This is a predicted structure of a 114-nucleotide RNA (SAM riboswitch aptamer (S box leader)) from a bacterium. Rfam family: SAM riboswitch aptamer (S box leader). Its family is annotated with regulation of gene expression in the Gene Ontology. It was read from a public genome assembly, where an Rfam model found it. Its mean pLDDT, the model's own confidence on a scale to 100, is 82.
Parts: sequence; C1' cells; structure tokens
RNA sequence: GACUUAUAAAGAAAGGUGGAGGGAUAGGCCCUAUGAAACCUUGGCAACCUCUUCGGUUUAACGAAAAAGGUGCCAAUUCCUUUUCUGACCGAAUUCGGCAGGAUGAGAUAAGUG
Repeated sequence: GACUUAUAAAGAAAGGUGGAGGGAUAGGCCCUAUGAAACCUUGGCAACCUCUUCGGUUUAACGAAAAAGGUGCCAAUUCCUUUUCUGACCGAAUUCGGCAGGAUGAGAUAAGUG
C1' cells in the first nucleotide's frame, strides 16, 4: 500500500527542545512569532482489541462495570465542500438553487485477512 467490518455533533493540555509552518489532497475558511511542524517529559480523554468482574446465554450473540496491557486521540461536526434518492418545505420554478432526511464516495482510527 490492498481488502473486510465497525465508529465519528461528545470528551481530553501543560512544560522543555525547536524556529515556520500546520489543519490528508484541491478550493474555502481557519490556526500559527502571544511560537507552526517534529521530538521529549508529565498529565488527561475515550473504551476499538486483550485481561478481570457482573448480568445474559447455546461454552454464543449481547448488555453493564473497570482502566492493568496494546493502539488511538487531546482547535474548529471528519473545520466545511462527494454523488445519488426522497420531500406534502422555501424561491416565478417537475428540470435550477436552497433547506431537511436516507443511502453512498473520500480520508481517519481500531480490529481482522492475504
């Protein structure tokens, strides 16, 4: 890097080194010398996997608790913007635009596969 499944409106930052970028890509809009990226230390959030306990059960699925181990995360909805379907809604408007909802693409993270 490829494939499969699941998840996302919530949550959680201080210090040191560093010295101009960062928010995936493009556009927008933001963050940044009141200090970007990266690295280090300490702290925290969450509960995907493992462990443990309780409920449940078909030795299951599933639900709850916990947070020791493996990841992840700690500006902004995944910062916003894919495509398509539906609408008895809005605009003169079956075709265009807006808005709302469903499905879906892309990227992210976890667990797994080859």